[in-house]
RNA sequence: GCGGAUGGCUGGAUGGCUGCGGCAGUGAUGUCGAGGAAAGUCCGGACUCCAAAAAGCACGGUGCCGGGUAACACCCGGCGGGGGUAACCCUAGGGAUAGCGCCACAGAGAACAGACUGCCUUGCAUGCAGGGUAAAGGUGAAACGGUGGAGUAAGAGACCACCGCGCGAGCGGCAACGUAAGCGGCACGGCAAGCCCCACCGGGAGCAAUGCCAAAUAGGGACCUCGCGUCGCAAGACGGGGAUGCUUGAACCCCAGACGGUCCGGGUUGGCAGCUAGAGGGCGCUUGGCAACAGGCGCUCCAGAUGAAUGGUCAUCCAUUUGUGGGUAACCGCAAUGGACAGAAUCCGGCUUAUAGGCCAUCCGCGCGC
Numbered sequence: 001g002c003g004g005a006u007g008g009c010u011g012g013a014u015g016g017c018u019g020c021g022g023c024a025g026u027g028a029u030g031u032c033g034a035g036g037a038a039a040g041u042c043c044g045g046a047c048u049c050c051a052a053a054a055a056g057c058a059c060g061g062u063g064c065c066g067g068g069u070a071a072c073a074c075c076c077g078g079c080g081g082g083g084g085u086a087a088c089c090c091u092a093g094g095g096a097u098a099g100c101g102c103c104a105c106a107g108a109g110a111a112c113a114g115a116c117u118g119c120c121u122u123g124c125a126u127g128c129a130g131g132g133u134a135a136a137g138g139u140g141a142a143a144c145g146g147u148g149g150a151g152u153a154a155g156a157g158a159c160c161a162c163c164g165c166g167c168g169a170g171c172g173g174c175a176a177c178g179u180a181a182g183c184g185g186c187a188c189g190g191c192a193a194g195c196c197c198c199a200c201c202g203g204g205a206g207c208a209a210u211g212c213c214a215a216a217u218a219g220g221g222a223c224c225u226c227g228c229g230u231c232g233c234a235a236g237a238c239g240g241g242g243a244u245g246c247u248u249g250a251a252c253c254c255c256a257g258a259c260g261g262u263c264c265g266g267g268u269u270g271g272c273a274g275c276u277a278g279a280g281g282g283c284g285c286u287u288g289g290c291a292a293c294a295g296g297c298g299c300u301c302c303a304g305a306u307g308a309a310u311g312g313u314c315a316u317c318c319a320u321u322u323g324u325g326g327g328u329a330a331c332c333g334c335a336a337u338g339g340a341c342a343g344a345a346u347c348c349g350g351c352u353u354a355u356a357g358g359c360c361a362u363c364c365g366c367g368c369g370c
Base pairs, nucleotide, nucleotide: 001366002365003364004363005362006361007360008359009358010357012317013316014315015314016313017312018311020033021032022031023030024029035341039352040351042350043349044348045347046346047206048205049204050203054248055247056246057245059202060201061200062199063198064078065077066076067075068074079093080091081090082089083088094197095196099195100194101191102190103189116137117136118133119132120131121130122129123128124127145163146162147161148160149159165184166183167182170179171178172177210273211272212271213270220264221263222262223261224260229238230237231236239255240254241253242252280302281300282299283298284297285296286295287294288293318339321336322335323334324333325332326331
C1' cells in the first nucleotide's frame, strides 16, 4: 500500500420565531416529550381473567457439554463435524440393532444385491453351450473398504503388513471428549430437517385482558340438545347439567323457566382506572469471573397519546456527490446536488429483517521499503 475477517459507535449540529401533549404552579413561567430497530408478531416472561391447587391424557416445543438469566428455541465458553492458505464462519449435533418408510432415472445389481463388457476354463468347433470369478472397466449422488504383498487356472480379507472401521484397559478433563496398551468380525450403506423411539419442558386466552362510574333499552324472540328424578314435614342429602384443549376435582350456579348451542332483533360506541417508579434504564467509580454476567457505591425520574401529541419555518455550519477557479501537494473559494431504514400505544428480555453516509479498534494474507 492492497485484499480479507471480527467487534463497536453514530446516523446531523447550533440559534431565532411559532404550534402541540404530560407534569408542577393562583399566575407569569419552568421542565420533559418517538427507535436501533419503535418493524415482523417468531420465542420467553411480568400482569389480568377462565375454575382453588393438583394429577393424567391429547397436542406442541427443545435436543453435544458446562455456565448465565425471572425465563427462553436466547447469550457466553468449550467439544465433535464441515468450509477456508489463514484470521474466522456454519452447525442439518440423542437413537438407524424397537418398528415402518424412501433412495427417481441409469445400471447386472441400491442392502446380507449382483454379472453388461471383461478375465480364467471345459466341450463341440470359429461361433454356440456350460462352469468359475467380482480384482479391472462401465452405469450412477452413492456399488457391501484402500494401498502393497503372497497366493490362484483366473481371482477374492479367503490369508498377511500398514491405513481405515469397531470394542477399548490406563491417563488427562466437572463434562462433552481427547489420547490410547491391547483385541477383533476383517464390514447388512445413507436419510430421523421422513413417520417414529428416548430424555426434558409446556393449561388456555389476552390491555380490544380486566375493573369501576354514568346512561339507555326489549329481564326480547325462534329453534335444538341434556337434565327436569329418589328420600325427606322442612332444612337438606343423593343424582343430573354448567365454565378458555379433554378427563378427574373442593366451592359456586341451575334442575317443570338452560347455567349450553344456532339464528333474528334492540340498547350502549360516554368517562375513569389499568398507564408507566420498573425481574428498571442511563452515566461514573469499583470487586469477582476467560466471558456471558453477578455484586457494591454515587448521581439522575428518564414519553403516556386516545382518531391518536413530540411539529413547522428561517439562518449558519457539517457529512456525500458533481462541476469550476487558485495551488507542487495538503488545502482554500464559488455553484449545484443532497442526509438512509423508518413513527411509541400494557411493559420487559431476546431473535429475525431493513439501513445512504461517516468514524474507531483488533486480527489474517500478499507486495514493497528501511
Molecule: Bacterial RNase P class A
Organism: Yoonia sp. JB2-21